[in-house]
This is a predicted structure of a 115-nucleotide RNA (SAM riboswitch aptamer (S box leader)) from a Myxococcales bacterium. It was read from a public genome assembly, where an Rfam model found it. Of the family's consensus pairs, 85% are formed in the model. The source organism's lineage runs through Bacteria, Pseudomonadati, Myxococcota, Myxococcia and Myxococcales. Its Rfam family is "SAM riboswitch aptamer (S box leader)". About the family: The SAM riboswitch is found upstream of a number of genes which code for proteins involved in methionine or cysteine biosynthesis in Gram-positive bacteria.
RNA sequence: UCACCAUCAAGACGGGCAGAGGGACAGGCCCUGCGAAGCCCGGCCAACCGACCGACUGUUCGGCACGGUGGCAACGCCUGGAACGAGGCCCGCGCGGCCACGCCCACGAUGGAAG
Numbered sequence: 001u002c003a004c005c006a007u008c009a010a011g012a013c014g015g016g017c018a019g020a021g022g023g024a025c026a027g028g029c030c031c032u033g034c035g036a037a038g039c040c041c042g043g044c045c046a047a048c049c050g051a052c053c054g055a056c057u058g059u060u061c062g063g064c065a066c067g068g069u070g071g072c073a074a075c076g077c078c079u080g081g082a083a084c085g086a087g088g089c090c091c092g093c094g095c096g097g098c099c100a101c102g103c104c105c106a107c108g109a110u111g112g113a114a115g
Base pairs, nucleotide, nucleotide: 001113004112005111006110007109008108013042014041015040016039017038021031022030023029025080026079027078028077043072044071045070048068049067050066052063053062054061055060076107081104084102085101087099088098089097090096091094
């Protein structure tokens, strides 16, 4: 962090300080003085990158969890748009309108990567 690649329905919380917000944005719906955000300590989850081990010759698959990130309410909490694919509905049948399922689009997050 403009652009590029991958992933986003699984999984995982206690304590201390603090003291009113938080869930990106908008609308909704939620969480929160039985303590929000933030900071600290410890724990846990996962397995993106590196290391290591194995298969085996793709630079792939499997493992591990040592190092670097990341995460630990709710599907990215839900919806957002309609170019593409599937399908459905409507009419005055057109170069038509509507709906919104997808491994679709956008936005966002995280990692890689780049600077």